Predicted 3D model of RNase P RNA and transfer RNA as a complex of 486 nucleotides.

RNA sequence: UCAGGCGGCCGGACGGCCGCUUCCGCCCAAUGCCGAAAGGCGGGCGGGAGAGGAAAGUCCGGGCUCCACGGAGGCAGGGCGCCGGGGAAAUCCCGGCGGGCCGGGGGUCAAGCCCCGGUUCAGGGACAGCGCCGCAGAAAUCAGACCGCCGGGGUCCGCCCCGGCAAGGGUGAAACGGUGGGGUAAGAGCCCACCGCCCCGACCGCGAGGAAGGGGGCACGGCAAGCCCCGCCCGGAGCAAGACCGAAUAGGGACGGACGUCCCGGAGCGAUCCGGGACAGGCGCGCCUCCGCGUUCCGUCCGGGUAGGUCGCCAGAGGCGCCGCGCAAGCGGCGUCCCAGAGGAAUGGUCGUCGGCUUUUUCCAUUUUGGAAAAGGCGUCACAGAACCCGGCUUACAGGCCGCCUGACCCU
RNA sequence: CGGGGCGUGGCGCAGCCUGGUAGCGCAUCUGCUUUGGGAGCAGAGGGUCGUUGGUUCGAAUCCAGCCGCCCCGA
Numbered sequence: 001u002c003a004g005g006c007g008g009c010c011g012g013a014c015g016g017c018c019g020c021u022u023c024c025g026c027c028c029a030a031u032g033c034c035g036a037a038a039g040g041c042g043g044g045c046g047g048g049a050g051a052g053g054a055a056a057g058u059c060c061g062g063g064c065u066c067c068a069c070g071g072a073g074g075c076a077g078g079g080c081g082c083c084g085g086g087g088a089a090a091u092c093c094c095g096g097c098g099g100g101c102c103g104g105g106g107g108u109c110a111a112g113c114c115c116c117g118g119u120u121c122a123g124g125g126a127c128a129g130c131g132c133c134g135c136a137g138a139a140a141u142c143a144g145a146c147c148g149c150c151g152g153g154g155u156c157c158g159c160c161c162c163g164g165c166a167a168g169g170g171u172g173a174a175a176c177g178g179u180g181g182g183g184u185a186a187g188a189g190c191c192c193a194c195c196g197c198c199c200c201g202a203c204c205g206c207g208a209g210g211a212a213g214g215g216g217g218c219a220c221g222g223c224a225a226g227c228c229c230c231g232c233c234c235g236g237a238g239c240a241a242g243a244c245c246g247a248a249u250a251g252g253g254a255c256g257g258a259c260g261u262c263c264c265g266g267a268g269c270g271a272u273c274c275g276g277g278a279c280a281g282g283c284g285c286g287c288c289u290c291c292g293c294g295u296u297c298c299g300u301c302c303g304g305g306u307a308g309g310u311c312g313c314c315a316g317a318g319g320c321g322c323c324g325c326g327c328a329a330g331c332g333g334c335g336u337c338c339c340a341g342a343g344g345a346a347u348g349g350u351c352g353u354c355g356g357c358u359u360u361u362u363c364c365a366u367u368u369u370g371g372a373a374a375a376g377g378c379g380u381c382a383c384a385g386a387a388c389c390c391g392g393c394u395u396a397c398a399g400g401c402c403g404c405c406u407g408a409c410c411c412u
Numbered sequence: 413c414g415g416g417g418c419g420u421g422g423c424g425c426a427g428c429c430u431g432g433u434a435g436c437g438c439a440u441c442u443g444c445u446u447u448g449g450g451a452g453c454a455g456a457g458g459g460u461c462g463u464u465g466g467u468u469c470g471a472a473u474c475c476a477g478c479c480g481c482c483c484c485g486a
Stems, first nucleotide, its partner, number of pairs: 001408010012354007020050009032041003052383001056394002059392005064238004077234005082096005097123001098121009124229002129227002131223003146169002148165007177195006196218001197216004203210002242311004252302007260279008282295005318337008355381001356378010413485007422438004432469001440456005462478005
C1' cells in the first nucleotide's frame, strides 16, 4: 500500500423563494362565529421546535390501564437451562469456564501433545427409563469374522475340514483406545514408554472449573432442536386499554291521561266541542271465574349505551457534557437542556453552489487496478416514514470514517 | 392490536407427527389401435420440496430467522 474478517460511529452540506404541523409573545376581531350540549374556532407580525438507526417485522420483556382472583398444595400445558456480574425485566448485555473450527509457533522417530491469536456454541442430564441408528458391511451395542494371518489334518493339488487371532484389507458418519517398541506359531494392553480414557485428588478459584500427584490395562458409542428426567418461571386482555361530558333516532323504566256507552246542561244552522253524573272495562294469553300479564296512542320525568367532544398523550428506566468507580456491560455525583406529538396522519416543493454515484471520450501511470480532464445523466442520490411509551432481538441498508486481527507485496 | 394455518413437477394433492426410497390423479410427449380424431392400452420426460442458516452421519420432515398467501377475533 492492497485484500479479507470482526466491532464501533456517521449516513448528504450550505443558501434563496414558496408552503405544512405545533407551541409562545404582541396586535386586530369578541356583547363574535360553529354546535342541542359537551366543547371547538379566525387573521396579521415575530420567534422556537418538527422522523429513524432501524420509525420496519411485531419476535421477547416491561411501564400504564381495565377485568378476574381467600390461602396453600397438586395435575395438565407452555417457556427457559455452564458460572459470575449488569439490568425494572427478558430467551437481553458484559466478562469468564469448557467444547468445536481456523491460523501461527513449539515439540516428537511418529501419533497424540503444549503455547498464542481469532471465531463460534439452543452449553443441565445419555449408569432413571423407553426409543432410533436406513443402505452398506461378517458384525451397529452383553456385536462379530467376508478377504486375510497362523497351527494341525486331509487332498483328485483346484482346494477342503478343525482350531487359534483380530494386527492388515474392505464397509460405514460411527467398528470396544492411538503411536512406537518388545513379544508371539500368528497376533492381541499380552508387556513397556508417551498420549488419551476412568476413579481418587493435595492445592488454586466466589463459581463454572482447573490441577501437582496417586491408582486402574481400559471397562463406559451417538442422538434429548426424539419421548423423557431434574431445577426454575408463567392469571387474561390490550391506548380500538380506559376515564369524564354527552345528542338525534330506536329501545328500557316510573307516573298520569286517552283509546267505551248512556243521561243531563251549555255553545253552535250543523259536523262537533265543553262541563257534570251513572254504568261497564276493548283486544290477546293462561280451560272458566276471581285475578294476573302483555298489547295501542299522547304527555312529563329518569337511567344506560351509541355518534360526537375532552383527557389518557409525551418531563422520560430522558438527551448532552464533565468527574469518579469498574476489564466491560454499566453505576454514582454535579452541571445543563426541553427535544413531533394530531385526524388516516404535518415533517414538503422548487432553484443554485459543493459533495456523491454512473455513462462515454481522451490522456497518464500500473503488481492488484487507479488517477486527471471534458461532456452527459441521476434528488428513485442507500434502506426506509413516528401513531401510548420504554428496554432488547431480528431483518433491510448506496457510500464514508475509525479501531483491532490475519494474509500478500514493497522499503528501511 | 391479537391468534391460527399453508407453501412439494404445468394444476390439484399425499408424504412431515415416528428423519434415510420424493409419490398419486389430471395435463405434456412417444408408440400401438383407427380412414382420421376422440376414448382406450403401453411407455417416457419433468420437482432448488418458498428461502437462508442450524441440529444430526443424514433434513421435504426437527428448530430458528426471513419472504409470500389465506383464515379468524377485537
Overview
It holds a member of the Rfam family "Bacterial RNase P class A". From the family's description: Ribonuclease P (RNase P) is a ubiquitous endoribonuclease, found in archaea, bacteria and eukarya as well as chloroplasts and mitochondria. Its best characterised activity is the generation of mature 5'-ends of tRNAs by cleaving the 5'-leader elements of precursor-tRNAs. Rfam classes the family as a ribozyme.